[in-house]
RNA sequence: AGUAGAGGUUGCGUUGCUUAUCAGUAAGCUGUCAGAUGCAUCAGGUGCAUGGGAAGACAGAUGAAAGGAAGAGACGCCGAAGAAUGAUAUGGCCUGAACAUAUUCAUUCUGGGCAUAUGGUUAAGAGCCAUGUGACUGUCAUCUGUAUGGAUGGGGAGCUACU
Numbered sequence: 001a002g003u004a005g006a007g008g009u010u011g012c013g014u015u016g017c018u019u020a021u022c023a024g025u026a027a028g029c030u031g032u033c034a035g036a037u038g039c040a041u042c043a044g045g046u047g048c049a050u051g052g053g054a055a056g057a058c059a060g061a062u063g064a065a066a067g068g069a070a071g072a073g074a075c076g077c078c079g080a081a082g083a084a085u086g087a088u089a090u091g092g093c094c095u096g097a098a099c100a101u102a103u104u105c106a107u108u109c110u111g112g113g114c115a116u117a118u119g120g121u122u123a124a125g126a127g128c129c130a131u132g133u134g135a136c137u138g139u140c141a142u143c144u145g146u147a148u149g150g151a152u153g154g155g156g157a158g159c160u161a162c163u
Base pairs, nucleotide, nucleotide: 001163002162003161004160005159008078011077012076013075014074015073017071018070019069029060030059031058032057033056037049038048039047040046041097042096043095044094045093081110082109083108084107085106086105087104088102089101090100091099111137112136114134115133116132117131118130119129120128121127139154140153141152142151143150144149
């Protein structure tokens, strides 16, 4: 350098199906009050709706979806993957900003899952993300031990096997 493997039955990610939630919510319709603005993420512009009644409030009858989640599968894998910053492209009427997504590149961090505290995201006490803490687990090094083991420390550009 190349090839092949291991960590876990709660390893990681993608995808569709089913189910619950989202929610009796949003939007639209009808009626009453009311009486001039409202909508397209924000600003500017440009449009659209509107005294044949805007916004708002109350009531009635109807009434979703996306994202996220769980289950049993399928597929791809073991920096699997996740995140931060920057660059590029796309998106919603135009410009700018913000936001979201994507792939690629560059840099940095994280061995892995779990629990927990704080903060963020979200409809959410779910889930996800960041940081801290805790024990567990896998691997390597050193020391120790009769054995089962124990202590300390490190990281995946690692560890094991073969060539």